[in-house]
RNA sequence: CGCGCGGGAGAGACUCCCCACGGAGCGCCGAAGGGGCAAUUCCUCCCCGGAACCUCUCAGGCUCACGGACCGCGCG
Numbered sequence: 001c002g003c004g005c006g007g008g009a010g011a012g013a014c015u016c017c018c019c020a021c022g023g024a025g026c027g028c029c030g031a032a033g034g035g036g037c038a039a040u041u042c043c044u045c046c047c048c049g050g051a052a053c054c055u056c057u058c059a060g061g062c063u064c065a066c067g068g069a070c071c072g073c074g075c076g
Stems, first nucleotide, its partner, number of pairs: 001076007012026001014025004027062003033058001034056003040052004
């Protein structure tokens, strides 16, 4: 790094259209991914710089399902 198994949060089961799948509107969430170091934190003696579960919400998500950072176990 890859594969398999298990655990895995948050936010409207709001309103409208519609037979339903679905679409739109507004309101929200941050833990796929992406952007950014303006703040916070970490790394460094300091600066510069970098990174982040930090931040922004482009994407994604807001009954379930799927997805899901991260953690544990096993295998290559």

The prediction has a mean pLDDT of 81. This is a predicted structure of a 76-nucleotide RNA (Glycine riboswitch aptamer) from uncultured Marmoricola sp. Taxonomically the source falls in Marmoricola (Bacteria, Bacillati, Propionibacteriales, Nocardioidaceae).